[in-house]
RNA sequence: UACGAUAAUGGCAAACCCUGAGUGAUCUGGGGACGCAAAGUAAAGGGUCUUUACCAAGCUGAUUAUAAAGAUCGCCUUGCUACCGAAA
Numbered sequence: 001u002a003c004g005a006u007a008a009u010g011g012c013a014a015a016c017c018c019u020g021a022g023u024g025a026u027c028u029g030g031g032g033a034c035g036c037a038a039a040g041u042a043a044a045g046g047g048u049c050u051u052u053a054c055c056a057a058g059c060u061g062a063u064u065a066u067a068a069a070g071a072u073c074g075c076c077u078u079g080c081u082a083c084c085g086a087a088a
Stems, first nucleotide, its partner, number of pairs: 003085002011036002016031003020027002034074001040080003044077003047072007056064002
């Protein structure tokens, strides 16, 4: 470097509940643990989701496509950084 144990020291915290912010996806704080060896960090590529706009289809209800602005790194990939040390 790589790898990751029924090891050690510690860490994070899904659903759900309360709270506040946002049109919304979602997020802040508290409780709570399903899980996590990068569940640390960066929205860089893809994915998913939200809002708005608009051509066409449709035909007045929504949906699909496109564009823009966002959300998500606990969806995948990628960049950077990091604790511990059994086995191979």